The RNA shown here (SAM riboswitch aptamer (S box leader)) has 104 nucleotides. The coordinates come from a structure-prediction model, not an experiment, and the mean pLDDT is 77. The model forms 97% of the base pairs in the Rfam consensus.
């Protein structure tokens, strides 16, 4: 890199280096940032996917692989289906994507 399954509900940040961007990606909108973005270290936390243990349809942990720690898979794009009345509004799926486990 492809692929399958499972989730996208809650949570959880302080320093220090650096210095302009960042919220996946294209387009627009929206939003956060010099009262410091983004990375990268330190140390702390959250969660429990793999894990560890039990009295094993369950419940308990957090050593250790991983992952997250502004808001929200932020909205819109394809599209069903109600509403109003022509381009909004509400709700659902696709696609995309993010994470783990597993094959390749």
């Nucleotide at each position: 890199u492809c692929g399958u399954u499972a989730u996208c509900a809650a949570g959880a940040a302080a320093g220090g280096u650096u210095g302009a961007g960042g919220g996946a990606u294209u387009a627009g909108a929206c939003c956060c940032u010099g009262u410091g973005a983004a990375a990268c270290c330190u140390u702390a936390g959250c969660a429990a996917c793999c894990c560890u243990c039990c009295u094993u349809u369950g419940g308990a942990g957090a050593a250790g692989g991983u992952g997250c720690u502004a808001c929200a898979u932020u909205c819109u794009a394809c599209u069903g289906c109600g509403c109003c009345c022509u381009g909004g509004c509400g709700u659902g799926g696709a696609u995309a994507g993010a994470u783990a486990a597993c094959a390749u």